[in-house]
Background: Predicted 3D model of a 354-nucleotide RNA (Bacterial RNase P class A) from a Candidatus Sumerlaeota bacterium. It matches the Rfam family "Bacterial RNase P class A". Gene Ontology terms of the family: ribonuclease P activity, dimeric ribonuclease P complex and tRNA processing. The source organism's lineage runs through Bacteria, Bacteria candidate phyla and Candidatus Sumerlaeota. Its mean pLDDT, the model's own confidence on a scale to 100, is 77.
């Protein structure tokens, strides 16, 4: 210059005039302050918080799967290890178990796994061919995969049959917290492959969700239907308390098991109210600055408050400027994920010049 590879900054400004929401002052006129994102999308994970509800045991069922760390927690970050792409920077992994079992690989081939003879090889009948018998998995072929490779020796022809150097397995030694890595000796020795197949092991996981939930205010219509059940025991002032139960009900599904439950419980019908206020924003918070970690992240100090709408607020005008794109909060937070402009660091290949 060109092609990658990783990461980080902004995300439109400035200046009047008018409006809009929310806080807060003022005696009510007005005035200061604040007011959408880095992904607010997606609803894919975690959680806080509220209600079931006061708390549990098995099963079932989901999810997660190298080490270590880190977090309120995660299937998230971080740091390594092992594979596997790639010239390299760097990526990516559903990364525990195939000798517990069952099971799945069309076709093509001779066979698809305790799996083998299509064409060719070697002895024998029979000197050849053809057929016929044996011996062999080393050559070729099929196929995503075919009884480790590679060179040598022996063989009738061959074959870890045999050596040697990889590779496998099993010991030992050093290194490391650890997955693991290195070395050494023995040892002819892999009965393959997929578990993002059913399984087997190890962790871990109550369900709904701010339209949770709760507090005023006001209306109403329940002689409604059905079913089950309307006991017991204790103490008083006899008509009341207190407890226990049944029939039933609640607790993601099922057992256990605990609550509730005596004019009681369930289930269908029909009706009223659909207004007002809280939840609603100070936070596992934010910048800044010190310590400690390789980092992720933690702790000390200091500082700042930074949307809370409710048919939904932040607009609209002029005028400078300019590169602007994906795109609107609705209970809040921590991740991923996927959209999107523009500049900036570093790193790696490759050319050219000097």
């Nucleotide at each position: 210059a060109a092609a990658g590879c990783a990461g980080c900054a902004c995300a439109a400004c400035c200046a009047g005039u008018c409006g809009c929401u929310g806080a807060u002052a003022u005696u009510a006129u007005u005035g200061u302050c604040a007011g959408a994102g880095g992904a607010a999308a997606g609803u894919c994970c975690g959680g806080a918080c509220u209600c079931c509800a006061a708390a549990g045991g098995g099963c079932u069922g989901g999810a997660g799967g190298c080490u270590g760390g880190c977090u309120a927690a995660c299937g998230g970050c971080c740091a390594g290890g092992a594979g596997c792409a790639g010239u390299a920077a760097u990526g990516c992994u559903a990364c525990g178990g195939a000798a517990a079992g069952u099971g799945c690989a069309a076709c093509a081939g001779a066979a698809a796994a305790a799996a083998a003879a299509c064409u060719a090889c070697c002895c024998g009948g029979c000197a050849u061919g053809a057929c016929c018998g044996g011996g062999a998995a080393a050559a070729g072929g099929u196929g995503a995969a075919a009884a480790g490779g590679c060179g040598g020796g022996g063989u009738a022809a061959g074959a870890g049959c045999c050596c040697a150097c990889c590779g496998g397995a099993a010991c030992u030694g050093u290194g490391g917290u650890g997955a693991c890595a290195c070395a050494g000796u023995u040892u002819g020795c892999a009965u393959g492959g997929c578990a993002a197949a059913c399984c087997c092991c190890c962790u871990c996981c109550g369900g709904a969700g701010c339209a949770a939930g709760g507090u005023c205010u006001a209306a109403u219509a329940g002689a409604g239907a059905u079913g089950c059940c309307a006991u017991c025991u204790g103490c008083c002032g006899a008509g009341g308390c207190a407890g226990a139960u049944a029939a039933g009900g609640a607790c993601g599904g099922c057992c256990c098991g605990u609550c509730c439950g005596a004019u009681g419980c369930a289930u269908c019908c029909g009706g009223g109210u659909u207004g007002a206020c809280c939840g609603c924003u100070u936070g596992a918070g934010g910048c800044g600055u010190c310590a400690g970690g390789c980092a992720a992240c933690u702790g000390g100090c200091g500082u700042c408050c930074c949307a809370g709408a409710u048919a939904a607020a932040u607009g609209a005008c002029u005028g400078g400027a300019u590169a602007a794109a994906c795109a609107g909060a609705a209970u809040c937070c921590g991740g991923c994920u996927u959209a999107u402009g523009u500049g900036c660091u570093g790193c790696u290949u490759u050319u050219u010049a000097u």